[in-house]
RNA sequence: GGGAUCGAAAGGCAAAGUAAACGAAAGUUUAUGACGCAAAGCUAUAGGGUCUAACACACUUACAAAAAUUAAGUGCCAUGACAGCCAGUUGCAAUU
Numbered sequence: 001g002g003g004a005u006c007g008a009a010a011g012g013c014a015a016a017g018u019a020a021a022c023g024a025a026a027g028u029u030u031a032u033g034a035c036g037c038a039a040a041g042c043u044a045u046a047g048g049g050u051c052u053a054a055c056a057c058a059c060u061u062a063c064a065a066a067a068a069u070u071a072a073g074u075g076c077c078a079u080g081a082c083a084g085c086c087a088g089u090u091g092c093a094a095u096u
Stems, first nucleotide, its partner, number of pairs: 003096003012037002017032006035084001041089003047086002049082003057075006
């Protein structure tokens, strides 16, 4: 300098759940809590995938003489999210 990770040490991260806050939701933040993690560090237009569907648009229903408006529902849409799904990128310690 390079490769590897069965077990152990130091240090690190923190799933689900719970509480509070934010959000339309997905989800996020903080605290608690440890299922796990050798990248569970970072990167979300500029790789794939997943979740949500507010606004917009379309349709239906209600009100109404009709239309418009309004309300509710359905469909559709990412401009909203997720890297602890794969991926990209950087890298510490120990052991060998």
Molecule: c-di-GMP-I riboswitch aptamer